TPP riboswitch aptamer (THI element) from Altererythrobacter xiamenensis, 107 nucleotides, folded computationally.
The coordinates come from a structure-prediction model, not an experiment, and the mean pLDDT is 76.
NCBI's taxonomy places the organism under Bacteria, Pseudomonadati, Pseudomonadota, Sphingomonadales, Altererythrobacter.
RNA sequence: UACCCAUCCCCGGGGAGCCAUGAGGCUGAGAGGGCGGUUGAAGUCCGCCGACCCGUUGAACCUGAACCUGCUAACACAGGCGGAGGGAGUGGGCUGGUAUCCGCCAG
Numbered sequence: 001u002a003c004c005c006a007u008c009c010c011c012g013g014g015g016a017g018c019c020a021u022g023a024g025g026c027u028g029a030g031a032g033g034g035c036g037g038u039u040g041a042a043g044u045c046c047g048c049c050g051a052c053c054c055g056u057u058g059a060a061c062c063u064g065a066a067c068c069u070g071c072u073a074a075c076a077c078a079g080g081c082g083g084a085g086g087g088a089g090u091g092g093g094c095u096g097g098u099a100u101c102c103g104c105c106a107g
Base pairs, nucleotide, nucleotide: 001099002098003097004096008093009092010091011055012054013053014052017026018025019024033049034048035047036046037045061086062085063084067080068079069078070077
């Protein structure tokens, strides 16, 4: 100097269901932990932050969809729809690796 990769940091994207509703229980990575605004009342409407997941090698997530079949009290789950349509991107930093070049030291 060029290229590459994982971790971490920055940056960017995303969701928060069901039962009960008193506590709590279920699935899940995550099911609202904190603050502000609106409101009679707010996770639920708006904004900021946190945790978690994901960033094109992209099923994180959204649309179709109040979808279809099985199953469940319901969500969940399995299969389908379906590699269907979208989706944050060619990012920056640190460290490391490989190759090449230059310089210095020693033999």